[in-house]
Molecule: transfer RNA
Organism: Tepidisphaeraceae bacterium
RNA sequence: GCCGAAGUAGCUCAACGGUAGAGCACCGCUUUCGUAAAGCGGGGGUUAAGAGUUCAAAUCUCUUCUUCGGCU
Numbered sequence: 001g002c003c004g005a006a007g008u009a010g011c012u013c014a015a016c017g018g019u020a021g022a023g024c025a026c027c028g029c030u031u032u033c034g035u036a037a038a039g040c041g042g043g044g045g046u047u048a049a050g051a052g053u054u055c056a057a058a059u060c061u062c063u064u065c066u067u068c069g070g071c072u
Base pairs, nucleotide, nucleotide: 001071002070003069004068005067006066007065010024011023012022013021018055026042027041028040029039030038048064049063050062051061052060
């Protein structure tokens, strides 16, 4: 330099173009003499950035950035 994949909560990952969720973690409560475990509830997101298409974009198109893999 060329090709491909990925980028969403603190972490690991979901989500036909139509209200962004789950598990773990965190906080609170119940339970216990206490801790752990268990149960219930809660907070937490400019969906990497910018632009376009659309009534409507995490999703489709373009550009840029980052990471990974392959080729040279």